């Protein structure tokens, strides 16, 4: 001094100008929260995906049970969490070591890690068999049938456990070959007709005892020839766990029109008609017009509404997550939805020339870039986007002393 | 803002217990016909939206992402 993952953090300042929007206040006023001032406050690290949890608000619920969802190593944090935090198992890589299987250590990487000897079910094709089986090639061993060969004959044929080769058929095997993704412990010796945990060593793996931990899990001794492979993000089986819906929940005020109810109402009211006379309907008992009142509720407004599992700092306790204790702070609240836009300067990243230099960088000119994305009751976590840049550990390289 | 659904051939849906995906309409060759339309035969056309993960094996079983689409007040 480089590169590489990890983990934590940052998300341009700052002046001027012209906008929007919350509070609070002065003014002016056609009084309409209409308008002009003035102070002050105005996005995230994911405000996003709506995938988990929760607060809150209705609605239901005496107690238990059944379904259905949904979680699964352990110990612990948390208001919970499917989430973090510490540790165990595996896996992967990487170094060592061994004849091999295997064992040992490292690691910032991975890990939905309960139970397939509770029980069902599935594995297409290929293969002899896809699971408490079986035997397709080979490997042995009898047996039998030809052929060769050999032996003996009275030449018709007979005989060979001693010699080969062919083929059938019986057992016997699971070493080797083939087929799968996956084939019923592994390697070595020995053993055997040929084999095989048949026997042994060793490694695996089971059961028992003791140790060491909270505990998951490990050590270590005896024994046992090996006990039946995968799949539960298959159905299930064991444990825990869960009422519904969602702030457009919910709550209050409440115009117009209609409709509902009460009350008072007999002067009758409505239509066709330019008027009358006539018809036609509806009243005349409580029932119509018509006046008055009353609740429910529509636009609309108000509220839930942001002071909180809340933020900064310091200390202590604890490997951590995270709790505790002090002091100090108020920081968006919109409602078809504001938080912007322009320009100077600095400041950050980078490309060309120059010049300097301890060779890492510095510094002038000219010029590029600055991402992901927008609150919408509110809070915890998790996934998913993101130009760049800062810093701690950590691994590997390179240079110097 | 709060909920839910859904993605297979151009285009309309199927699909199954996870074992290598199909109908209709359409589109190309051929036959039929003096020529079309009907009718017949034969064929092409799939990243089963996209990453990943469980599994020997995913279009289907999980998780994650894109895109469509559909619901919401009060009262009775």
């Nucleotide at each position: 001094u480089c590169c590489g993952g990890u983990u934590g953090g940052c998300a341009g300042g700052u002046a001027g100008u012209c906008g929007c929007u919350g509070u609070a206040u002065g003014g002016c006023u056609u009084c309409g929260c209409g308008c002009c001032g003035u102070a002050u406050g105005g996005a995230g690290g994911a405000a996003a995906g709506u995938c988990c949890g929760g607060u809150c608000u209705c609605c239901g619920c005496a107690g238990g049970g059944c379904a259905a969802c949904g979680c699964g190593c352990c110990g612990g944090c948390u208001a919970a969490c499917g989430g973090c935090c510490g540790g165990g198992g595996g896996c992967u890589g990487c170094g060592c070591u061994u004849a091999a299987a295997g064992g040992c250590g490292c690691a910032u990487g991975c890990u939905a890690c309960g139970g397939c000897u509770a029980g069902u079910g599935c594995a297409a094709c290929a293969g002899a068999a896809a699971g408490a089986a079986u035997a397709c090639c080979g490997c042995c061993a009898g047996c039998u049938u030809c052929c060769g060969g050999g032996g003996u004959u009275u030449c018709g044929g007979c005989c060979c456990g001693u010699c080969g080769g062919a083929g059938g058929g019986u057992g016997g095997u699971a070493a080797g070959g083939g087929u799968g993704a996956a084939a019923u412990g592994g390697u070595g010796c020995g053993g055997u007709a040929a084999g095989a945990g048949c026997g042994c060593a060793c490694c695996g793996c089971g059961a028992a005892g003791g140790g060491a931990g909270u505990a998951a899990u490990u050590c270590c001794u005896u024994c046992g020839g090996c006990a039946g492979g995968g799949u539960a993000a298959a159905c299930c089986c064991c444990g825990c766990g869960u009422g519904g819906a969602g702030c457009a929940a919910g709550g209050c005020c409440a115009a117009a029109u209609a409709g509902g109810g009460g009350a008072g109402g007999a002067u009758g009211a409505g239509g066709c008609g330019g008027c009358c006379c006539g018809c036609c309907u509806c009243g005349c008992u409580a029932c119509a017009a018509c006046u008055c009142c009353c609740g429910g509720g529509u636009a609309g407004g108000c509220u839930g509404c942001u002071g909180g599992a809340g933020c900064c700092u310091g200390c202590c306790a604890g490997u951590g997550a995270u709790g505790g204790c002090a002091g100090g702070c108020c920081a968006a609240g919109a409602g078809g939805a504001a938080u912007g836009a322009c320009u100077g300067c600095c400041g950050c990243c980078u490309g060309g020339c120059g010049c300097c230099u301890u060779u890492g960088g510095g510094u002038g000119c000219c010029g590029g870039g600055a991402a992901c994305a927008g609150a919408a009751a509110c809070c915890g976590g998790c996934u998913u986007a993101u130009c760049g840049c800062c810093a701690g550990a950590c691994g590997g390289g390179u240079c110097c002393c | 803002g709060c909920c839910g659904a859904u993605g297979u051939a151009g285009c309309u849906c199927a699909g199954a217990u996870g074992g290598u995906a199909g109908a209709g309409c359409g589109c190309g060759u051929c036959c039929u016909u003096g020529g079309u339309a009907a009718g017949g035969a034969c064929g092409a056309g799939g990243u089963c939206a996209c990453c990943g993960g469980u599994u020997c094996a995913a279009u289907c079983c999980c998780g994650g992402u894109c895109a469509u689409c559909g619901g919401c007040u009060c009262c009775a």
Two RNAs folded together computationally: RNase P RNA and transfer RNA, 477 nucleotides in total. The prediction has a mean pLDDT of 77. It holds a member of the Rfam family "Bacterial RNase P class A". Rfam links the family to the GO terms dimeric ribonuclease P complex, tRNA processing and ribonuclease P activity. From the family's description: Ribonuclease P (RNase P) is a ubiquitous endoribonuclease, found in archaea, bacteria and eukarya as well as chloroplasts and mitochondria.